[in-house]
């Protein structure tokens, strides 16, 4: 410099155009002497920026940044 993934909740991931979930983490009950565990429920998202298109975008195009991987190479 060239390529290709990947960025969504505190963390590890789902969602292939039509109300953004799930697990674990956190609080809150119940249970127990008491803790864990269970078992109920709760609260947490500018979906990495900016723009484009579309009635609508996490998703579909362009540019950008960050990361991680791979690949060149004359001089």
């Nucleotide at each position: 410099g060239c390529c290709a993934a990947a960025g969504u909740a505190g963390c590890u991931c789902a969602a292939u155009g039509g109300u953004a979930g799930a697990g674990c983490a956190g609080c809150u009950g119940u249970u127990u002497u008491g803790u864990a565990a269970a078992c109920a429920g709760c609260a947490g998202g500018u979906u990495g920026u900016g723009g484009g298109g579309u009635c609508g975008a996490u998703c579909c195009c362009c540019a950008c940044c960050u990361u991680u991987g791979g690949c060149u190479c004359c001089a």